[in-house]
RNA sequence: GUCGUGGUAGCUCAGCGGUAGAGCACCAGGCUACAAACCUGGAGGUAACGGGUUCGACUCCCGUCCACAACA
Numbered sequence: 001g002u003c004g005u006g007g008u009a010g011c012u013c014a015g016c017g018g019u020a021g022a023g024c025a026c027c028a029g030g031c032u033a034c035a036a037a038c039c040u041g042g043a044g045g046u047a048a049c050g051g052g053u054u055c056g057a058c059u060c061c062c063g064u065c066c067a068c069a070a071c072a
Base pairs, nucleotide, nucleotide: 001071002070004068005067006066007065010024011023012022013021018055026042027041028040029039030038048064049063050062051061052060
């Protein structure tokens, strides 16, 4: 440099046109002599950034940035 894959919650990831979820972590309560484990509940993301298409975009299209892999 070319091509490809990816960027969504603190972390690991799902969802692939119709108002964003799980596990772990975190907070509160229960249980316990205390703690862990376990049970119940809660908080937390305007989806890398900017445009376009659409009644409607995390999802489709274009550009930019970043990460990874392949080729040179």
This is a predicted structure of a 72-nucleotide RNA (transfer RNA) from Singulisphaera acidiphila DSM 18658.
Taxonomically the source falls in Singulisphaera acidiphila (Bacteria, Pseudomonadati, Planctomycetia, Isosphaerales).
Its mean pLDDT, the model's own confidence on a scale to 100, is 84.
The sequence is in RNAcentral, with records from ENA, GtRNAdb and Rfam.
Rfam family: tRNA. The family's RNA type in Rfam is transfer RNA.